[in-house]
This record gives sequence, structure tokens and C1' cells, in this order.
RNA sequence: GGCAGAGUAGACAUUAUGCGUUAAGUGUUAGGAGAUGGGAAGUCGCUCCUAAACGAAGAAUUAUUCAAUUCGCGAUAUAAUGUUGCGUCCGCUGCU
Repeated sequence: GGCAGAGUAGACAUUAUGCGUUAAGUGUUAGGAGAUGGGAAGUCGCUCCUAAACGAAGAAUUAUUCAAUUCGCGAUAUAAUGUUGCGUCCGCUGCU
């Protein structure tokens, strides 16, 4: 020098444990802030804050004290596992 490869933020699936079902959460819109392969810069992706609009699936059993259990439901939370996952420059690993 050439060729090949790994790794981010995240996404999806499964399982487990929770939360809500007296509506929080999720999702939408606007504004603001932040993080984002080891380094640099970066966003049509991600997170947070504020505001606004919208908006839901409950049921069975036990019990009589206020609840408990079970089956559901929610673009629900977290964890584990699996699959997937940086466009540019440099770096890293392997081969030559």
C1' cells in the first nucleotide's frame, strides 16, 4: 500500500419481574437542551425538559376487612438472551 473484519446510539423478538387499568405510561405537534463505534465532526435516528391537542378493555373466582388470586388489556417500565445496527476522515484487528 491492498483486501477483509469488529465495535455506538438505537430497533425488533422471546422470557422473567413490575407498573397502570380510579389512566400513569406510550404515541402526536411545537419550542428548548443533551448524548451518540477509540478520536474528530455529524443527523431525516435516540434521550430529556416545557407547553398543547388527542386518548384506552376489562372480566372471572375467593372473600366481607380490604382486599387477594387468576386470565386479559396497554404502541406500558426494567433486566437477561438472541437477531440487527455509523454515511465521512483517522484509529483498531486479521491476511497479504